[in-house]
Formats: sequence, structure tokens, C1' cells
RNA sequence: UAUGUAAAAGGGCAAACCUGACUGAAAAGCGGGGACGCAAAGCCACCGGUCUAAAGGAGAUAUCCUAUGACAGCGGAGCUGCCGAA
Repeated sequence: UAUGUAAAAGGGCAAACCUGACUGAAAAGCGGGGACGCAAAGCCACCGGUCUAAAGGAGAUAUCCUAUGACAGCGGAGCUGCCGAA
């Protein structure tokens, strides 16, 4: 110096749930509280998957189809990255 399972330190993120007189058609996002967990729970919709269906289309009113909308804390690819003994 590299690899790097453990331990320790300093920090980081934040599920469910509660809440908003925030945004959105919805899914969901965002703010406040909260803490189940996370070494990439940092970034990214490229592949698969999941959710929604406003607009559009079909239909018979019901309803169905459809992402250009979402989810990175569902899996994979890609990019970046803290400490670190044996």
C1' cells in the first nucleotide's frame, strides 16, 4: 500500500405507526414526530417485478386495457463511497 470477515470510534439513513390548514387524479412524494432495521437503506428506472390509471382507448352503466406517473427499504446491472485488527 492492497485485500479485508471481527471489534471499536465518530457520524449517517429511517420501516411500521401518528401527524400536516403541503403537493398529486391516484399510486406516492414532502415536512414534523417515531425507530423496525440498514455498510451502501448513497445515486441511477437500464433489465425483471410491483403499485396507480388522470389523459387516451374499448365497452353496456358496470368494468377492462394502457405509463407518459410512481416504488432504489423487491431482485439484478451500472456509478460513487466511511472506519478497519488478525
A computed fold for an 86-nucleotide RNA from Methylotenera sp., annotated as c-di-GMP-I riboswitch aptamer. Its mean pLDDT, the model's own confidence on a scale to 100, is 85. Lineage of the source: Bacteria > Pseudomonadati > Pseudomonadota > Methylophilaceae > Methylotenera. Its Rfam family is "c-di-GMP-I riboswitch aptamer". Rfam's curators write: GEMM was predicted in a large-scale screen for bacterial structured RNA regulatory elements.